[in-house]
This record gives sequence, structure tokens and C1' cells, in this order.
RNA sequence: AGAAUAGGUAGAGGCCGCAUCACUUAAGAGUAGUUUACAGGAGAAUGACAACUGUGAUUGUAAACGGAAGGAAGUUUUGCCGAAAUUAGAUGUUGAUUGUCAGACAAAUCUAGUUGGGGUUAUUUUGAACAGAAAUAACACUGUCGUUUAUACAGAUGUAUAAAUGGAGAGCUACAGAGUAU
Repeated sequence: AGAAUAGGUAGAGGCCGCAUCACUUAAGAGUAGUUUACAGGAGAAUGACAACUGUGAUUGUAAACGGAAGGAAGUUUUGCCGAAAUUAGAUGUUGAUUGUCAGACAAAUCUAGUUGGGGUUAUUUUGAACAGAAAUAACACUGUCGUUUAUACAGAUGUAUAAAUGGAGAGCUACAGAGUAU
């Protein structure tokens, strides 16, 4: 001095990008549940204990009253581009649950792994659902990079466009850039 690396800064994919706050609406649902009357006759919820119960349990019929959550659509707010989702494990964490403890469930955090992105179809699971979500598979689409071919511009190596084909976000683009080596 040049090239380039670790790490860093800033960005792109889409007008169905990802997640999220709030409001409205539909559905959930005349469901769960409560009360009354009748029938019925000993238990009932994940387990144990306590409590309840022949002054009538679980349940069934009829009538009256009568929700909510999760999820969805629209508008909108905020944060972003492993955005986020998901799988497994861990926490003597938190929540909710007639009472207590435990289990199951949900949330949060950490570790490791998978998925570039959205869509359609099929199967399975979940869900009140024919809505939606998750997983798997297939199909094209799309962004990005590599390789090959063609064209155009340059006129060694290059750039752009199009096609074919392949890969993955620990990627790609731009910027500057230690240390080490030369």
C1' cells in the first nucleotide's frame, strides 16, 4: 500500500411480510350456569383431605332468567425483517382452578434443533364451527445468491436483462473496517 476476514452500522423481500395494543361486529348460544316443579334414590368432580349431600347427591323432563373465554372479520396502534412460528428439555417461576396440596393446562425465561416468504390442495391434530390455527407432503409463485446459455452495452477479466437449473436466512445488498498473513 492493496485485497480480504472477525466483529459492526444501515437496508431489501410483501399492498394477504411477521407479531401486537385498543375499539366495533358476527358467531360462540338461548349453550354453560342459576332458580322453581316433578321423577329418581346415593354419591359427585383427575387424585387425597376438608367441606356439600335422605332437610335428597350425580342425572332426566318442563318453565323462567341467562353469560364468558379462546378463536374470526374490519378499522387502528406499536415493534420489527429469525420478523416470527414450531419441536424437545429445564425452572421447586407465575397464573387460573368450591377450600388446601398434587397432577394436568396456560404464560414467561433459558438451552439445543427445524422453517427464506406468502399461497393452493390433501391428510392428521386442535377448535362450537363448513371459520381459523399447527404439523407433514405435493404444486406452482415470489425475493436472493451460485452455475450455464443467449442478447445488449462495454471492449481481457465486467455490468444489465431473459431463460434453465441448484442452494439456504449462521443467508443477501451497501458502507466503513480491526488483528493476522503477504

The RNA shown here (Lysine riboswitch aptamer) has 182 nucleotides and comes from Psychrobacillus sp. OK028. Of the family's consensus pairs, 98% are formed in the model. Its mean pLDDT, the model's own confidence on a scale to 100, is 80. The sequence was found by an Rfam model in a public genome assembly. NCBI's taxonomy places the organism under Bacteria, Bacillati, Bacilli, Caryophanales, Psychrobacillus.